[in-house]
Context: one part of a larger RNA
């Protein structure tokens, strides 16, 4: 020196990202118990008292002599039950110690906000969570040899021995108040009149070849090939409606009120329409330790407001929310060896002699 336990005067979080680690509390019984709240809860709220041993009494319970009724007549069932005599609570006295759940096991406690409603899932071995399920809401799809899936050479099977109050896909996430404006683009669905468009049909022309005809140059019928325009040709796409709990998207300039600021109000460009409620320096704010309040002697965190929202915003939901929560953030009691600061004590290691 190091590991693990233990004890500590004063102070008592001054430690440190962070009270992390320790401590503290603690068991029963009894009084008592706020906000708020979904009336269930919060709640073991908080915050107090008692707790041993000995003696005595000692409702209740317990034993049961015995009485009553029953019947399948028995050593039988079922009720009530004096006296004792054992005692839960409890009540009165007394007794020891510093201490009486005497040791051991056994809740630190209170506000505040942020995020998840909850109880649960998860990264076996660096993440437990605010991530995932989740009940609840929602939108689509699918009429039964269902959508879907598995498999792929089919067979077959799951769904499902179900049948639209049922199965699947996606979002969202109890509960409460809501959930707004845009269909111009992408997608979905619908519609078919018109445009375009493929194999396919169709074959006009135009060509090889070749009997023939011609002095020759060339002409060239049928047949056999070639090559092919015009028409006719489905969905799709273009078109024409729907549709945002479908993917998305949700403006700029400039003026104006009798102080001054501001601008209810007016002009103007643009757009598919231009952010509505609510909410806001926020798990979102860049400038920013924004500005004003509270807490503190002193507070980049916090909590309340304010709106100049770099860059919230309504089921990739929004703002609340009682309870929960090994989640985060802040205070505050109690409590400490976290620290001022550092001391000893017990046991292992290291060490160092043998």
């Nucleotide at each position: 020196c190091u590991a693990u336990g233990g004890u500590u005067a004063a102070g008592g979080a001054a430690c440190u990202c962070u009270g992390c680690a320790a401590g503290c509390u603690a068991g029963c019984a009894c009084c008592g118990u706020a906000a708020c709240u979904u009336c269930g809860g919060a709640a073991g709220a908080a915050g107090g008292u008692g707790u041993g041993c000995c003696u005595g009494c000692g409702a209740a319970u317990g034993u049961u002599a015995g009485a009553a009724c029953c019947c399948u007549c028995g050593c039988g069932g079922u009720u009530c039950g004096a006296a004792g005599c054992a005692c839960c609570a409890g009540c009165a006295g007394g007794u020891c110690g510093c201490a009486g759940u005497g040791a051991a096991a056994u809740g630190g406690g209170g506000g505040u906000a942020g995020c998840g409603a909850c109880u649960g899932u998860u990264u076996a071995a660096c993440a437990a969570a605010a991530a995932c399920a989740c009940a609840g809401g929602u939108c689509u799809c699918u009429g039964c040899u269902a959508a879907g899936u598995c498999a792929a050479g089919a067979c077959g099977a799951c769904g499902a021995u179900g049948u639209a109050u049922a199965g699947g896909g996606g979002c969202u996430g109890a509960c409460g108040c809501c959930u707004g404006c845009c269909c111009g683009g992408u997608g979905c669905c619908g519609g078919a009149a018109g445009g375009u468009u493929a194999a396919a049909a169709g074959g006009a022309g135009c060509u090889g070849u070749c009997a023939g005809c011609g002095u020759a140059a060339g002409c060239g019928a049928a047949g056999c090939g070639g090559u092919g325009a015009a028409u006719u040709g489905a969905a799709g796409c273009c078109c024409c409606g729907g549709u945002a709990a479908a993917c998305g998207g949700c403006g700029g300039c400039c003026g104006u009120a009798a102080c001054u600021a501001u601008a209810a109000c007016g002009g103007u460009c643009c757009u598919a329409a231009g952010g509505u409620a609510g909410c806001g320096a926020a798990a979102u704010u860049c400038c920013u330790u924004g500005u004003c309040g509270g807490g503190u002697g002193a507070g980049u965190u916090c909590c309340g407001a304010c709106c100049u929202g770099c860059a919230c915003g309504a089921a990739a939901g929004g703002c609340g929310u009682a309870a929960c929560g090994a989640c985060u953030u802040c205070c505050c009691c109690a409590c400490u060896g976290u620290c001022u600061c550092a001391a000893c004590c017990a046991u292992g290691g290291a060490c160092u002699c043998a």
A computed fold for a 354-nucleotide part of an RNA from a metagenome, annotated as large-subunit ribosomal RNA, domain IV.